Context: one part of a larger RNA
RNA sequence: GGGUUGUUAAGGAACUCGGCAAGUUGACCCCGUAACUUAGGGAGAAGGGGUGCUCCGGAAACGGAGCCGCAGAGAAUAGGCCCAGGCGACUGUUUAGCAAAAACACAGCUCUAUGCUAAAUCGAAAGAUGACGUAUAUGGGGUGACGCCUGCCCGGUGCUGGAAGGUUAAGAGGAGAUGUGCAAGCAUUGAAUUGAAGCCCCAGUAAACGGCGGCCGUAACUAUAACGGUCCUAAGGUAGCGAAAUUCCUUGUCAGGUAAGUUCUGACCCGCACGAAUGGCGUAACGAUCUGGGCACUGUCUCAACAACCCGCCCG
Numbered sequence: 001g002g003g004u005u006g007u008u009a010a011g012g013a014a015c016u017c018g019g020c021a022a023g024u025u026g027a028c029c030c031c032g033u034a035a036c037u038u039a040g041g042g043a044g045a046a047g048g049g050g051u052g053c054u055c056c057g058g059a060a061a062c063g064g065a066g067c068c069g070c071a072g073a074g075a076a077u078a079g080g081c082c083c084a085g086g087c088g089a090c091u092g093u094u095u096a097g098c099a100a101a102a103a104c105a106c107a108g109c110u111c112u113a114u115g116c117u118a119a120a121u122c123g124a125a126a127g128a129u130g131a132c133g134u135a136u137a138u139g140g141g142g143u144g145a146c147g148c149c150u151g152c153c154c155g156g157u158g159c160u161g162g163a164a165g166g167u168u169a170a171g172a173g174g175a176g177a178u179g180u181g182c183a184a185g186c187a188u189u190g191a192a193u194u195g196a197a198g199c200c201c202c203a204g205u206a207a208a209c210g211g212c213g214g215c216c217g218u219a220a221c222u223a224u225a226a227c228g229g230u231c232c233u234a235a236g237g238u239a240g241c242g243a244a245a246u247u248c249c250u251u252g253u254c255a256g257g258u259a260a261g262u263u264c265u266g267a268c269c270c271g272c273a274c275g276a277a278u279g280g281c282g283u284a285a286c287g288a289u290c291u292g293g294g295c296a297c298u299g300u301c302u303c304a305a306c307a308a309c310c311c312g313c314c315c316g
Base pairs, nucleotide, nucleotide: 001311002310003309004308005307006306007305008304010302011301014300019297027051028050029049030048031047036041038145052067053066054065055064056063057062068072080295081294082293083292084291085290086289087287088286092104093103108143109142110141111140112139113138114137120129121128122127146282147281148280149279151212152211153210156209157208158205159204160203161202162201165200166199167198171194172193176189177188178187179186180185213231214230215229216228217227240274241271252268253267254266255265256264
């Protein structure tokens, strides 16, 4: 000097990215317990009180009287709590060896395929799975409890449907033409015509892939624009939410909390660049989740000290 384990005056988060770490709490009994809520929960909420021994009564529970200690769950094992917000409903699952999460899954919802020798999958095939199942079934895609909802666009791409028409291969067809031969012939080439799916075309379809405007003017203060004009589009973003896990400008502005707040909460809306199953917005419960605040508590700190053991170093 270091490691591990303890103790510490006064203060008590001033530490720090951040209470990380440590500490507080802790058992059982009694009292008591809020918002919110899906009425189950929340809840061990929170917050209080008690706990030993002796004698007496009593079946006991327990009650009464007394005694000792600083301390009676006398040692050990044994929740810290509250408020607000984001995300994900939940229990689960995951990067064996830096990530446990807001990622995956999930029940529920929805679209789609499939009528049975099912679709789908494995396999040159036989055959097998699906399934010894049969649409309340099975496969695939998406979303992700629950509540309230899920707007407009089918022009593009995709998918589905469409006895017409256009285009379209091999094949069929064979008018003709060419070579050769005296010729019969042989050989080569070959126009009409016919000819499937596909594509073109016509419809439908967005919980299919996806998309969801610009400029100018206008009200009796000003400001703003319910209103009007115009251009473009397939249609111009509805409800709800909004400086957000999304906001560049930005530490936006206002309010709250602090003595002081780039974080946090509530509002505002000027949404660079939210938005409705690539779901939108809420939401009790849940979470080794993330964020902000508070109480309690503490060597995290002010600021360090001491002790035990071990290591290192020095001396013998």
Background
The part of an RNA shown here (large-subunit ribosomal RNA, domain IV) has 316 nucleotides and comes from a bioreactor metagenome. Its mean pLDDT, the model's own confidence on a scale to 100, is 89. Its Rfam family is "Bacterial large subunit ribosomal RNA".